[in-house]
């Protein structure tokens, strides 16, 4: 560069679960593994949950966490028009 083919995509992201690592713990990473997601891409601004070391007699209580709880800002793909 050139042919065929197919098509509302090419294709992406990963839940539970296991293994190891790190945390007081909620949860995190990393490998494997797919529930399911058209934003389940990043982002703790606002809510809402979750933990509860510290700190308090106790109740509690975030500076920890949750973006795959919801709202918001930013981006980002594809089809018609």
């Nucleotide at each position: 560069u050139u042919u065929c083919c197919a098509a509302c995509u090419u294709g992406g992201c990963a839940a539970a679960c296991u293994u190891g690592c790190u945390g007081a713990a909620a949860a995190g990473c990393a490998a494997g593994g797919a529930c399911g997601c058209a934003a389940a891409g990043u982002c703790a601004c606002c809510g809402g949950c979750c933990u509860a070391a510290a700190g308090g007699a106790a109740a509690c209580c975030a500076u920890g966490g949750u973006a795959g709880c919801g709202g918001g800002a930013c981006u980002g793909c594809g089809a018609u028009a």